[in-house]
Context: one part of a larger RNA
RNA sequence: UUGGGCGUACAGCACGUCUAGGUGGUUAUGUAAUUCUGAUGUGAAAAUGCAAGGCUCAACUCUGUGUUGCGUUGGAAACUGCAUGACGAGAGUGCUGCAUACGAAACCGGAACUACAAGUGUAGAGGUGAAAUUCCUAGAUAUUUGUAGGAAUGCCGAUGGGGAAGCCAGCUUACUGGACAGAUACUGACGCUAAAGCUCGAAAGCUGUGGGUAUCAAACAGGAUUAGAUACCCUGGUAGUCCACGCCGUAAACGAUGAUUACUAGGUGUUGGGGGUCGAACAUCAGCUCCCAAGCUAACGCGAUAAGUAUUCCGCCUGGGGAGUACGUCCGCAACUAUGAAACUC
Numbered sequence: 001u002u003g004g005g006c007g008u009a010c011a012g013c014a015c016g017u018c019u020a021g022g023u024g025g026u027u028a029u030g031u032a033a034u035u036c037u038g039a040u041g042u043g044a045a046a047a048u049g050c051a052a053g054g055c056u057c058a059a060c061u062c063u064g065u066g067u068u069g070c071g072u073u074g075g076a077a078a079c080u081g082c083a084u085g086a087c088g089a090g091a092g093u094g095c096u097g098c099a100u101a102c103g104a105a106a107c108c109g110g111a112a113c114u115a116c117a118a119g120u121g122u123a124g125a126g127g128u129g130a131a132a133u134u135c136c137u138a139g140a141u142a143u144u145u146g147u148a149g150g151a152a153u154g155c156c157g158a159u160g161g162g163g164a165a166g167c168c169a170g171c172u173u174a175c176u177g178g179a180c181a182g183a184u185a186c187u188g189a190c191g192c193u194a195a196a197g198c199u200c201g202a203a204a205g206c207u208g209u210g211g212g213u214a215u216c217a218a219a220c221a222g223g224a225u226u227a228g229a230u231a232c233c234c235u236g237g238u239a240g241u242c243c244a245c246g247c248c249g250u251a252a253a254c255g256a257u258g259a260u261u262a263c264u265a266g267g268u269g270u271u272g273g274g275g276g277u278c279g280a281a282c283a284u285c286a287g288c289u290c291c292c293a294a295g296c297u298a299a300c301g302c303g304a305u306a307a308g309u310a311u312u313c314c315g316c317c318u319g320g321g322g323a324g325u326a327c328g329u330c331c332g333c334a335a336c337u338a339u340g341a342a343a344c345u346c
Base pairs, nucleotide, nucleotide: 004317005316006315007300008299012314016198017197021193022192023191025087026086027085028084029083030082031081033080035076036075037074038073039072040071041070042069049065050064051063053061054060090190091187092186093185094184095182096181097180103175105173106172108170109153113149114148115147116146117145118144119143120142124135125134161168162167205247206246208245209244210243211242216240220236221235222234223233258313259312261310262309263308266291267290269288270287271286272285273284275282295302296301319346320345321344328339329338
């Protein structure tokens, strides 16, 4: 390589978009590259393959046959391709509705918290398994009022909704993306997948910083515990956590399950839409849970949201360790990321 695989044993890129490439709906006519078929030329001999024969057998030898290919030429036209038409069911555009924490911006709100100021008030308060560090007669804790600040948005709230993924939740406003449903008019295969490329990408981290800093809190300090305690517990506490610009590009980035299309019993709940009904029942399209038929699976389990039955395309795997290491290269300010072996060993 062929083959076999990728939920949990090795293996689905974090996600999207698009180029090359691969692949592709129904129908008519033509063509004949592909495909099928006839003839013919070539495919030297020896050797090899096959079938018989000859040396007593065998090696050996002899005879016959075959030699997948290539060229020329005649024909067929189902499939694929190509060319020219047609179609509407795939795809898309327009129309009318509809749900939404999709995105990004601005304004505003109320609880809680902390600090400060003032009043009342007096000896404790915190904290723990128990304590201590800590705060407090210079008046703490508690309570009342006021001021300021930053961060997060209780209830509603859900097995709910939206988004390609990461993720997204107080309220209002203007801007904006995509989905879905229902009727139909139009375009006429415009589709699917996607190496490379490009965008986006939690948290932590970084740079020049510039702001901001209420809470929480790596590091650090102290108190405990302990044989020790560089921890778990407690009191403090700086980066950070928040905003703006830029970088990083990784996660158990998980459904550990790539995308697309078609097909294969049902039942139950729920979200959105239209149909139906007086209202229901009911059937239907698009999602989201659960239980299961057939089938699949090593089992667990999956089961129309498949891990079933098939199609097309991409990515990836090939014993454990060495090792996601070394070397080289690309990217990055750095941290590091990406690509990625071998010796040796079991």

Source information
The part of an RNA shown here (small-subunit ribosomal RNA, central domain) has 346 nucleotides and comes from an uncultured bacterium. RNAcentral holds the full RNA, with entries from ENA and SILVA. Rfam family: Bacterial small subunit ribosomal RNA. The prediction has a mean pLDDT of 86.